[in-house]
Context: one part of a larger RNA
Molecule: small-subunit ribosomal RNA, central domain
Organism: uncultured bacterium
């Protein structure tokens, strides 16, 4: 390279929408570019195989034959790919009728706890630990009752419960809005799959600007413990946490399992639709069907653990990626960013 792999050994891209491309259901007719017969033409010689001649053999030669597996034309074939015409609906999408949902945005609103502020009542402590001490507190703390103020997060429900392409999404209203599902089977009539560059989303940190700051708490500081304690427990605390606007684009971004489609035994929970009428006064139970989420398991597969109709079985189609540690995700270049770094990615040299 060729192969062979990518759940944990090295490897699946954080996710999604798409561009070129690559792959593409089913019936008819038609081209004949690929495919597939045949004939020609040409494919130098030498060399190589085979044969058979010459030098006493041999190497060496000389003949002829095979080969050059190719190309380029002519003449057919029409199953297969493509094209081109024409039809089908079962792939995808549309329509209709419906009910689930923490999907998003956006604006409002509540209530419980937190501190803080103001008054009452009320006295000597509080508070923190292993055990203290910093600390707070006679300028009345803690406790407890009345009123204010602000910020943040939503307790029970809450459920290997839904939702969402990932990230992720939880008080309660309206208003805008996206997917996805069940039923009917009216329309379209293959309009599909994947998806290099691209483009858009993308947790926490961090970044600029402007706002906000209740609790929380890097950095700092101060009590402690220790031999030290630049920590682990306490008492303080700025940044950030939180809103708006713009940026970073990473991660154990994980099911460490790319995405689509088909086929392969079962059992057993769970959302959500729909149907059955078995049972019933209802809620409900039961049985089927469609979809999602879970658990056990067969046979297969698997180095093994384990996967197993949500595959990690069987197969096809199409991107991504792997190729020995360690140098090192460093260095160089390039790009992209305010920065912080990101992405892209080596090598000597070394085991």
């Nucleotide at each position: 390279u060729u192969g062979g792999g990518c759940g944990u050994a090295a490897a699946g891209g954080g996710c999604g929408c798409g561009u070129a491309g690559g792959c593409g259901g089913u019936g008819c007719g038609g081209u004949a570019a690929g495919u597939c017969a045949c004939c020609u033409g040409u494919g130098a010689a030498a060399c190589c195989u085979c044969u058979g001649g010459g030098c006493u053999u041999a190497a060496c030669u000389c003949a002829g034959a095979g080969c050059c597996u190719g190309c380029a034309g002519g003449c057919g074939a029409a199953a297969c790919u493509a094209c081109c015409g024409u039809g089908c609906u079962u792939g995808a999408g549309u329509g209709u009728a419906g009910g689930a949902g923490a999907g998003g945005u956006g604006c409002g609103u509540g209530g419980a706890a937190u501190u803080c502020c103001c008054g009452g009542u009320g006295u000597a402590g509080c508070g923190g630990u292993g055990a203290a001490a910093u600390g707070c507190g006679u300028a009345g703390a803690u406790a407890u009752c009345g009123g204010g103020a602000g910020g943040a997060a939503c307790a029970c429900c809450u459920g290997u419960g839904g939702c969402g392409a990932a990230a992720g999404c939880g008080g309660c209203g309206c208003a805008c809005u996206g997917g996805a599902c069940c039923a009917c089977a009216a329309c379209u009539g293959a309009c599909g799959c994947u998806g290099a560059u691209g483009c858009g989303c993308g947790a926490a940190a961090g970044c600029c600007a402007g706002g906000g700051g209740a609790g929380c708490g890097a950095a700092c500081g101060g009590g402690a413990u220790u031999a030290g304690a630049u920590a682990c427990c306490c008492c303080g605390g700025u940044a950030g946490u939180c809103c708006u606007g713009g940026c970073c684009c990473u991660a154990a971004a994980c099911g460490a399992u790319g995405g689509a489609c088909a086929c392969u035994u079962g059992g057993u929970g769970u959302g959500u639709c729909g149907g059955g009428u078995a049972u019933u006064c209802c809620a409900g139970u039961c049985c089927c069907g469609a979809u999602g989420u879970g658990c056990c398991g067969g046979a297969g597969c698997u180095a093994a653990c384990g996967c197993g109709u949500u595959a990690a079985g069987u197969g096809u189609c199409c991107c991504g990626c792997c190729u020995g540690g360690g140098g090192a995700g460093u260095a160089c270049g390039g790009u992209c960013g305010c920065a912080a770094g990101g992405c892209u990615g080596a090598a000597a040299c070394u085991c």